[in-house]
RNA sequence: CACCGACAAUGGCUAACCCCCCGAAAGGUGGCGGCGCAAAGCUAAAGGGGCUAAAGCGGUCUACCGCCAAGCCAGCCAGCUGCCGGA
Numbered sequence: 001c002a003c004c005g006a007c008a009a010u011g012g013c014u015a016a017c018c019c020c021c022c023g024a025a026a027g028g029u030g031g032c033g034g035c036g037c038a039a040a041g042c043u044a045a046a047g048g049g050g051c052u053a054a055a056g057c058g059g060u061c062u063a064c065c066g067c068c069a070a071g072c073c074a075g076c077c078a079g080c081u082g083c084c085g086g087a
Stems, first nucleotide, its partner, number of pairs: 003086003012037002018031002021028002035075001041080003047077002049073003056067004
């Protein structure tokens, strides 16, 4: 350095539910709480994939439907970086 995550050790993060706030929504900040995680650290137009669709466009013909993201998700894959250890 690469690879692996057995056995440990120091620790770390925090799902869902609920509450305040932001948002049209997806979802996000903070608090509670821990399902879990060897990267559940970082990266989202400029890798893939997924979610929402306000505005807009189109169809309808009065209230819906479809399309659309540079909006959102990294705890989907992926890229980058990293602690300890070496069965």

A computed fold for an 87-nucleotide RNA from Pelotomaculum sp. UBA3103, annotated as c-di-GMP-I riboswitch aptamer. Rfam family: c-di-GMP-I riboswitch aptamer. Rfam links the family to the GO term cyclic-di-GMP binding. The sequence was found by an Rfam model in a public genome assembly. Model confidence (mean pLDDT): 88 of 100. Lineage of the source: Bacteria > Bacillati > Eubacteriales > Desulfotomaculaceae > Pelotomaculum.